[in-house]
RNA sequence: UCCGAUAAAAAGCAAAACCAGUGAAAACUGGCGACGCAAAGCCACAGGGUCUAAAGUGAGAGACCAUUAAGCAGAGCGAUUUCCGAA
Numbered sequence: 001u002c003c004g005a006u007a008a009a010a011a012g013c014a015a016a017a018c019c020a021g022u023g024a025a026a027a028c029u030g031g032c033g034a035c036g037c038a039a040a041g042c043c044a045c046a047g048g049g050u051c052u053a054a055a056g057u058g059a060g061a062g063a064c065c066a067u068u069a070a071g072c073a074g075a076g077c078g079a080u081u082u083c084c085g086a087a
Stems, first nucleotide, its partner, number of pairs: 012037002018031005041080001043078001047077001050073001051071001056067003
C1' cells in the first nucleotide's frame, strides 16, 4: 500500500402496545413508544411466494360459502445502493 473483517466511534431506522384519522378489508398515515436492526435503505413493472375480497362470478329463499386484484396491500425469497474500519 492492497484485501478482508469485528470491536469502537459518528450517524440512522423504529417492533409491539396506546391515541387520532383513512379504507370494504388487507393495511396505511401522524403522534407517542423502543422489541430490536450492518442494510430494519430502496424496488411490488427484474422475478418468486403471500394477505385481503368492496365490485364481479357461482350456488342459495336468505344468512353464509367458494372464486377472483384491477388493491398506490405487504420487503427479506430475490434484485439493487451504501457509513466506519483498531486488533
Background:
A computed fold for an 87-nucleotide RNA from an uncultured Anaerolineales bacterium, annotated as c-di-GMP-I riboswitch aptamer. Model confidence (mean pLDDT): 79 of 100. Rfam family: c-di-GMP-I riboswitch aptamer. Gene Ontology term of the family: cyclic-di-GMP binding. About the family: GEMM was predicted in a large-scale screen for bacterial structured RNA regulatory elements.